[in-house]
A computed fold for a 1499-nucleotide RNA from a metagenome, annotated as small-subunit ribosomal RNA. The RNAcentral record of the sequence draws on SILVA. The coordinates come from a structure-prediction model, not an experiment, and the mean pLDDT is 84.
RNA sequence: AGGGUUUGAUCCUGGCUCAGAAUGAACGUUGGCGGCGUGGAUUAGGCAUGCAAGUCGGACGAAAGUAGCAAUACUUUAGUGGCGGAAGGGAUAGUAACACGUGGAUUACCAACCUCUCGGUCAGGGAUAACUAUGGGAAACUGUAGUUAAUACCUGAUAACAUCUCCGGAUCAAAGGUGAGAUUCCGCCGAGAGACGGGUCCGCGUCCUAUUAGGUAGUUGGUGGGGUAAUGGCCUACCAAGCCAAAGAUGGGUAGCGGGUGUGAGAGCACGACCCGCAUCACUGGGACUGAGACACUGCCCAGACACCUACGGGUGGCUGCAGUCGAGAAUCUUCGGCAAUGGGCGCAAGCCUGACCGAGCGACGCCGCGUGCGGGAUGAAGGCCUUCGGGUUGUAAUCCGCUGUCGUAGGGGAAGAAAUGGUUAUGGGUACUCCCAUAGCUUUGACUGAUCCUAGGAGGAAGUGCAGGCUAACCUCGUGCCAGCAGCCGCGGUAAGACGAGGUGCACAAACGUUAUUCGGAUUUACUGGGCUUAAAGCGUGCGUAGGCGGCUUGGCAAGUUGGGUGUGAAAUCCCUCGGCUCAACCGAGGAAUUGCGCCCAAAACUGCUGAGCUGGAGUGAGACAGAGGUGAGCGGAACUGAUGGUGGAGCGGUGAAAUGCGUUGAUAUCAUCAGGAACACCGGUGGCGAAGGCGGCUCACUGGGUCUCUACUGACGCUGAGGCACGAAAGCUAGGGGAGCAAACGGGAUUAGAUACCCCGGUAGUCCUAGCCUUAAACGAUGAGCACUAGGUCGGAGAUCUCCACAGAUUUCUGGCCGUAGCGAAAGUGUUAAGUGCUCCGCCUGGGGAGUAUGGUCGCAAGGCUGAAACUCAAAGGAAUUGACGGGGGCUCACACAAGCGGUGGAGGAUGUGGCUUAAUUCGAGUCUACGCGAAAAACCUUAUCCUAGUCUUGACAUGUUUAGGAAUCUUCCUGAAAGGGAGGAGUGCUCGCGAGAGAGCCUUUACACAGGUGCUGCAUGGCUGUCGUCAGCUCGUGUCGUGAGAUGUCGCGUUAAGUCGCUUAACGAGCGAAACCCUUGUCUCUAGUUACCAGCGGGUCAUGCCGGGGACUCUAGAGAGACUGCCGGUGUUAAACCGGAGGAAGGUGGGGAUGACGUCAAGUCCUCAUGGCCUUUAUGACUAGGGCUGCACACGUCCUACAAUGGCGCGUACAAUGGGCCGCAAGCUCGCGAGAGUAAGCUAAUCCCAAAAAGCGCGCCUUAGUUCGGAUUGUAGGCUGCAACCCGCCUACAUGAAGCCGGAAUCGCUAGUAAUCGCGGGUCAGCAUACCGCGGUGAAUGUGUUCCUGAGCCUUGUACACACCGCCCGUCAAGCCACGAAAGUGGGGAGUAUCCGAAGUCGCCUCAGUAACCCGCAAGGGAACUAAGCGCCUAAGAUAAGCUCCGCGAUUGGGACUAAGUCGGAACAAGGUAGCCGUAGGGGAACCUGCGGCUG
Repeated sequence: AGGGUUUGAUCCUGGCUCAGAAUGAACGUUGGCGGCGUGGAUUAGGCAUGCAAGUCGGACGAAAGUAGCAAUACUUUAGUGGCGGAAGGGAUAGUAACACGUGGAUUACCAACCUCUCGGUCAGGGAUAACUAUGGGAAACUGUAGUUAAUACCUGAUAACAUCUCCGGAUCAAAGGUGAGAUUCCGCCGAGAGACGGGUCCGCGUCCUAUUAGGUAGUUGGUGGGGUAAUGGCCUACCAAGCCAAAGAUGGGUAGCGGGUGUGAGAGCACGACCCGCAUCACUGGGACUGAGACACUGCCCAGACACCUACGGGUGGCUGCAGUCGAGAAUCUUCGGCAAUGGGCGCAAGCCUGACCGAGCGACGCCGCGUGCGGGAUGAAGGCCUUCGGGUUGUAAUCCGCUGUCGUAGGGGAAGAAAUGGUUAUGGGUACUCCCAUAGCUUUGACUGAUCCUAGGAGGAAGUGCAGGCUAACCUCGUGCCAGCAGCCGCGGUAAGACGAGGUGCACAAACGUUAUUCGGAUUUACUGGGCUUAAAGCGUGCGUAGGCGGCUUGGCAAGUUGGGUGUGAAAUCCCUCGGCUCAACCGAGGAAUUGCGCCCAAAACUGCUGAGCUGGAGUGAGACAGAGGUGAGCGGAACUGAUGGUGGAGCGGUGAAAUGCGUUGAUAUCAUCAGGAACACCGGUGGCGAAGGCGGCUCACUGGGUCUCUACUGACGCUGAGGCACGAAAGCUAGGGGAGCAAACGGGAUUAGAUACCCCGGUAGUCCUAGCCUUAAACGAUGAGCACUAGGUCGGAGAUCUCCACAGAUUUCUGGCCGUAGCGAAAGUGUUAAGUGCUCCGCCUGGGGAGUAUGGUCGCAAGGCUGAAACUCAAAGGAAUUGACGGGGGCUCACACAAGCGGUGGAGGAUGUGGCUUAAUUCGAGUCUACGCGAAAAACCUUAUCCUAGUCUUGACAUGUUUAGGAAUCUUCCUGAAAGGGAGGAGUGCUCGCGAGAGAGCCUUUACACAGGUGCUGCAUGGCUGUCGUCAGCUCGUGUCGUGAGAUGUCGCGUUAAGUCGCUUAACGAGCGAAACCCUUGUCUCUAGUUACCAGCGGGUCAUGCCGGGGACUCUAGAGAGACUGCCGGUGUUAAACCGGAGGAAGGUGGGGAUGACGUCAAGUCCUCAUGGCCUUUAUGACUAGGGCUGCACACGUCCUACAAUGGCGCGUACAAUGGGCCGCAAGCUCGCGAGAGUAAGCUAAUCCCAAAAAGCGCGCCUUAGUUCGGAUUGUAGGCUGCAACCCGCCUACAUGAAGCCGGAAUCGCUAGUAAUCGCGGGUCAGCAUACCGCGGUGAAUGUGUUCCUGAGCCUUGUACACACCGCCCGUCAAGCCACGAAAGUGGGGAGUAUCCGAAGUCGCCUCAGUAACCCGCAAGGGAACUAAGCGCCUAAGAUAAGCUCCGCGAUUGGGACUAAGUCGGAACAAGGUAGCCGUAGGGGAACCUGCGGCUG
């Protein structure tokens, strides 16, 4: 600090996602030790059991016990009494509040224990627990009578520095204990001060929601009274009508707050466990009592729920203390030890109590530390894995050798946590002593921990988890085969998976490692720091204006903001720095810094603010001119249209792509005249004008708004913006009343169409128009809020002014409408003084796509509907601009037998052949638009031939190499069986090398066994090679430079030209490469050389005849080498070019003809059955052999051909002229035979020598005469021939006989531009035989076109695009199916907060007190009084009941749309002019996308 992900690629916008840190965590796998921390987050759910608050005998009586003879002493403690149980400990339910935080106030307050100061502590009295006696009750508990004490209670006295006060005065207290002994110690009372602690009030801060906008009757204030420690509507009576609220009252939701914690660069954001401070709660609700303090966690009363005991009458209880238990949950510990330390309560003290606390236990829950060895060691062991079979890797890793001893284990010692208090001794000091202080010695106290040391033994007891496609460090093999599975995002998996599973190897971290959840970060993705709004999401349709925000120049004052200094506070802990203590660290201690905040004081006065006084530049007023479709109302006008009436006229009109519906002889259309009506205003007219926007267009008048220019007279900041609010606001639509010519949703009809609820046509109603009132929305757009200022220019308009005397023209200047463009800005397109530049002020709006501008609530509306406006769920994109392609029923230019112009065909017939289909035991396989189909196959009777079928056989094999067992030379041959292959049984035979020989060896054959062979088995979508096609089309690229953020562009575009990206010119390009061309072959002309088998002019010889012979080298020819053609020459056109046109010469002229040659690439094109090859499969079979059959099968369909349909012909006879080729397993002359196919025989030829070999059409003569024929030849019969082992399935040929369809072929379609088409024959390969096919050869030999409108294909430029698998693209909606979440819904269940009424426990307060009562008073007494109290009454009031609503949540038959889901239905709406341009608003219609009307926009 960034990365991945939208695209073919790019830049941007924008979301999603990852890497980091963290946690009171949980889960999975694994797990050695220690230290320090930490551990019920869910049900504030229920709880068994034990413990968690007592203490004091030096306050009191009493009892019991011990010792003692006793007095007495000591011990224990139920009760009275004192202090403490308001602290400590737990929890976070409630609370949005003065609860908390911070800073203040309290002259409006309290205060036990503690400290200090002043003063006091006198005299009396009556009771009551306990106890005794006696009752009730199951118990809990409780009644009556009697007796007793106190530091319990009461009275009196005393009384100020206390309280009250009318300033005269009045009022208020106490307790003793210890001790021989107390004004001295411990206490008690009054008062003051302090400390600690608390109460109350105030400023500021403190979550979300406006789909909560009004709330409030004790409410706001006052007066009197009450109440409190104290202010106060805190309470009450009366009076007034206030108070709060858009700076968010009231309501709803959520939540304890802070110090801090996590994260972050920070600002922030999220959180509030542990620790500390505060608040609140204690089963739920209410209440008070006591007290210094409570409305009280382990106190009281009442109500309720729950649980327990019960003798059924009644009682008891409250773990949100420590442990523990159940439940719920993903999930959170021991019913431990100790008061040794720290702290607390009581006590004079010893001491007692203390689940506070200190410790231990459990849990890898977290942080930190240590270990699981160290050194040497290559045969690089074995094993595993991989392999190109060579090896590599695991890996110095192990084994092995040497060493060490941390941790753990066993045993033993042991520092420190302990210092105080107390006791005692001594010394010193204070003193009034029974008291206190200091120092020293001795003595007392450890629950728990165990630093560290010693000994023993031995590498012994101690490594896993995740990951390995990219992000992101780390790769191989096997298995699987869109299955199983993975996945944080992108995405992997459909037979070669680095992504699944396993193994090996590696990478990361390590006693842990991963996963999940959550927070912050990255995210500048809510933007204060630090974002945006033309087109990506985003400027309100426009104005006026309230609150608010902001605001010109000069000057005086104030000091709120602001700035500086000082000061108080900002608890501690935490964070940070320094130092220190545990061996280090975590952890802990000390000091410092920080705590950015708030208060107070002082100072300053620039700026903001407030205030005083002024100014004129902003703003406004005035005066004088000017332009204008600015608005409202009234009147007038002509053209056109429709209708009516009349005239002329006489058959059509109208409409369309073409038609029809429609109108018309009852007279249309056309035309003339007159009349009527309504609506709109041609030309002018214009990126001209006006208006805030919507919008405004004939002319005139009236009323009226605004603007500009000039003058600078007046006011003196009066300004800008503008949440709410108000007003205006196209079209459509609504209400009421008019009007209605044209047009025209709906509707009717006609067409089109597969359909046509449309586009086109004929009609046509609302509406469009007017008046009054609603509606309030548009692509209401410059998709650009308003205002002010500044920042290059140029140019064209509109309205003015000034100057040059006027006009024209020019210059300057103000306002206004456009265009181009610099800098700048921008993702780019673009914008650019009319900013989208640079700044300031104010408002509005945006935060991924869909769901959705939907639901719901509210509000407005007559309605349609508008405004406000979510969520669940779902996707990883959606989007903007630009780029390259591709495409377009877009455009331009150009080309091609592409069309046109021609010639001949195919499609019809018969046959041949291939394919499909069908059939079959099998009809082997492949090829499928062009680019499969007389294709692989240049030859299927057997063979060929194959995973074709049936049947029979073989198993190291038909074929290759090597090893091995046994035997044999090789080889030849016989027999049996069989269809053959095969199986079985024999016979002959004995070689070569070495060796005397025995024997051995080589080679070959048979045999045994093993490695292996074999496969036309699969995958052409794993491949090589080869091939087809676009296409012989003119294209395809690169280097450098330049332009662009970039993809890319330029070059390669433009203008000419060409067959051509061929060439020229221009030019930010300059060059280059692959293609084109050329080079190559062939053909056409000539020359030279050479001359056999070819040739024969001249010479000679010979024959019936023939280059037959001698010769020749002239010619033809053969085959070598050359020449020739280059727009070279002339003229014209063109830019002086390239080039084109015409011409000359020439055998040939502009590429002379033909061939070979095929750029980058496309089609996952074809081929695993030519060959090669990865992987897979098979191995007595998918291999091999054999026989027979099949590949030839035939209702049918298609392709390619042959032969025809005839007279330009057929047949017969005669006759002429080629070229390419082939031939010894061959071609075969000649002769003989046969009608013939052919047979017999046989010369020649290994070929310019001989043969095949006859060329045919042609030409000449004759016949046929338009007919299913003397055309045509299919089919069939008979008889033959040939090849071959063999022609039945299933060959070819011959002869005779037979003589089918067919008389020129529908829609449609193919080839061809010259030696071409057409036509004629010849040869060859294959081959035993078989050619209408294929490959070649020559003969005869045309017609038409010189054009590019159209069809097809192609090239270049340009344009649009929502396409990029690229139009065979993309994509919309209904319907049908599945699934998910949501809305509505008759209703139904539950919660919450209130309101009203009733009832009303406990209790305070008030009233009353006839009942009761010891203290005080009167009285001798009885008794009375005072005072207190029970009971009673009243107000308030919890729980409860009832009623009507509000609000939230759940369920809900049915219903609505929505999202999602490889291959459902219907269409084809959008993207190209998307085939009717699209879209917006509105209205109607329609299965659906949609269609149509009206107005608007250009996207």